Context: one part of a larger RNA
RNA sequence: CGUUGGAGUAUUGAGAGGAGCCCUCCUUAGUACGAGAGGACCGGGAGGGACGCACCGCUGGUGUACCUGUUAUCGUGCCAACGGUAAACGCAGGGUAGCCAUGUGCGGAGUGGAUAACCGCUGAAAGCAUCUAAGUGGGAAGCCCACCUCAAGAUGAGUACUCCUAGGUCACAGGCAGACGACCUGUUGAUAGGCAUCAGGUGUAAGUACAGCAAUGUAUUCAGCCGAGAUGUCCUAACAGACCGUAUCA
Repeated sequence: CGUUGGAGUAUUGAGAGGAGCCCUCCUUAGUACGAGAGGACCGGGAGGGACGCACCGCUGGUGUACCUGUUAUCGUGCCAACGGUAAACGCAGGGUAGCCAUGUGCGGAGUGGAUAACCGCUGAAAGCAUCUAAGUGGGAAGCCCACCUCAAGAUGAGUACUCCUAGGUCACAGGCAGACGACCUGUUGAUAGGCAUCAGGUGUAAGUACAGCAAUGUAUUCAGCCGAGAUGUCCUAACAGACCGUAUCA
C1' cells in the first nucleotide's frame, strides 16, 4: 500500500515447514525349527544413546563493582576509617536476577488409506498352464493422512460476532518484546524511579567496652552492606501537547 468505512475479538485452512532415528535387556521360550550346535517370527514389558523443543525448582557456569579478604602506592592533616590506581574487576574467595548446559521436563505414540519390488486368488486369450488380459487380496523406515508450528498478499485477499464516527502516528513512562522498524502495557494507573517489608547474596560493619605487651580476639551482632528478584505504597515522573485521518469512498 492492498483486501472498497474505521476498529476489536474469535476462527476456516489452500499451502508451507518441522518431526520421522537407533540399541540393549526381560518375557513369550530354550518354544517353533534343527541330528546337534544353535535358535527365532509375531506379541508384551523395561532401560539407554544420539537428536529436537522448552525451562531454571534442583546440580552447576557466567554474573566488569553485589559482599568480603588482601599487597603496593597516592590522597582525605595525623590515628582509626575510607576513596583512587595497579590495562579497561590489581589479585583472591563467593554470588541475586538474566543468559546458559554439563541440569530438569517432554517428544519421535497410535491408527488408517493407496502403493513399489515381491507374494497370492480366480481366470481366459491358447480345452492345458498362467498373479492379468476382465476381476480381486496381501505387501515398505518410502507416498497420502494422522502429530507439532506457521498460514487469507490464498490479489481466489475467506468466515462469524461486537462497537462506532470513529481511528491512528509522534511524544512521555516502560517491558519477560526487540539489531532498527515492529510487538505489548499505561491515570478507570502500580509503568519506571523512590520508599517500606521480604526473598536472596556476602559473612558478623563502624563505634564502644573488655582480654592481651602486641599482633589480635571476644561482646554488642546470623551484624552491616547490597544490581537486576517478590509484594505493597501515587511520594516523583507517565505531563503538556503536535500531526495524519474522519459520510468527499459504505
Large-subunit ribosomal RNA, domain VI from Gloeomargarita sp., 250 nucleotides, folded computationally. The prediction has a mean pLDDT of 84. NCBI's taxonomy places the organism under Bacteria, Bacillati, Cyanobacteriota, Cyanophyceae, Gloeomargarita. The RNAcentral record of the full RNA draws on ENA. Rfam family: Bacterial large subunit ribosomal RNA.